[in-house]
Context: one part of a larger RNA
RNA sequence: CGUUGGAAAUUUGAAUGGACCUAACUCUAGUACGAGAGGACCGAGUUGGGCGAACCUCUGGUGGACCUGUUGUAGUGCCAGCUGCACCGCAGGGUAGCUAUGUUCGUAAGAGAUAAGCGCUGAAAGCAUCUAAGCGCGAAACUCACCAUAAGAUGAGAUUUCCUCUAAGGGUCGUCAAAGACUAUGACGUUGAUAGGUUACAAGUGUAAAGACAGUAAUGUCAAAGCUGAGUAAUACUAAUUGCCCGAACGUUUUGUUCAGCGAAAGCAGCG
Numbered sequence: 001c002g003u004u005g006g007a008a009a010u011u012u013g014a015a016u017g018g019a020c021c022u023a024a025c026u027c028u029a030g031u032a033c034g035a036g037a038g039g040a041c042c043g044a045g046u047u048g049g050g051c052g053a054a055c056c057u058c059u060g061g062u063g064g065a066c067c068u069g070u071u072g073u074a075g076u077g078c079c080a081g082c083u084g085c086a087c088c089g090c091a092g093g094g095u096a097g098c099u100a101u102g103u104u105c106g107u108a109a110g111a112g113a114u115a116a117g118c119g120c121u122g123a124a125a126g127c128a129u130c131u132a133a134g135c136g137c138g139a140a141a142c143u144c145a146c147c148a149u150a151a152g153a154u155g156a157g158a159u160u161u162c163c164u165c166u167a168a169g170g171g172u173c174g175u176c177a178a179a180g181a182c183u184a185u186g187a188c189g190u191u192g193a194u195a196g197g198u199u200a201c202a203a204g205u206g207u208a209a210a211g212a213c214a215g216u217a218a219u220g221u222c223a224a225a226g227c228u229g230a231g232u233a234a235u236a237c238u239a240a241u242u243g244c245c246c247g248a249a250c251g252u253u254u255u256g257u258u259c260a261g262c263g264a265a266a267g268c269a270g271c272g
Stems, first nucleotide, its partner, number of pairs: 001152001005163007015149004021049007033038001050107006059100004066093005071086006110144003117137004169246004173189005194239003197235005203228003211222004
C1' cells in the first nucleotide's frame, strides 16, 4: 500500500515445512518344526542406543551481583579498621539468569488407496488359468493422521463485538521485562504494585567492627554474627503528570466550477 467505511478480538485452512530411526532381553516356548544337533513365525512386555523439543526440580558448569581468606604495594597522621592498584591480584564458595553431561517428553496407535507379491470367483479356450468383466489381502515409500507456519490464498475467506464526526481505536510520552542491536513484542501508567526504595522471608557467605571477659600471647567466647539478597511477598515513600497527534464512505438529491463529446445559423481567405 492492498484486501471497497473505520476498528478490536477469535478463527477456517488452500498451501508449505518438520518428524518418520533402531537394538538387546523376557514371556509365549525349549513350544511348532526336526532322528538329533538345533530352534522359530505370530503376539505381549521390559530396558537401552541414535535423533529431536522443552525446561532448570535434582546433579553439575558458569555466575567481573555477592560473601570470605590472603600476598605485594600505596593512601587514609600513627595503631586498629577501611580503600585503590596488581589478569576479577590470587584463592575458596555462590542466588537469579544462561546452560548439559541433568530432568521430562516425543519419534505412538490407526485409517485409505497401492507396489512387488499372494489369492477368490471366472471365461475367451466344455479343461486349466489371480484377469479379460468382477472381488480380496499386501510395504518405513504415497494420501491422511502428529507438530509448526499459514487469507498478499490479489481467489486477499469466516464469526463476534464496537464506532457514526473526530468517534471506536491507535500512536506519541513515561515506568518497565517473560522481550530486545535499533525497531518490534509484552506488562503497566494514580480506578496504579510497572520499576526503584522500604519491610519481611527463601537463599549465599561463614561468625563483622567496637567493647567486655578468659589467656603471658597467638587465639577463643559473648555471636547462626555481620554483610549480601538479580528470587518471593507486602507496602504508594519516589517516578509513571497534564496533554498532544492520527483516525471512517459507496450511494441519492440540489447548487456551483472545470473538462470532454455533440453541435445550428451566419460571415470568410484560398481553390474549383
The part of an RNA shown here (large-subunit ribosomal RNA, domain VI) has 272 nucleotides and comes from a Bacteroidota bacterium.
The organism belongs to Bacteroidota, within Bacteria.
It was read from a public genome assembly.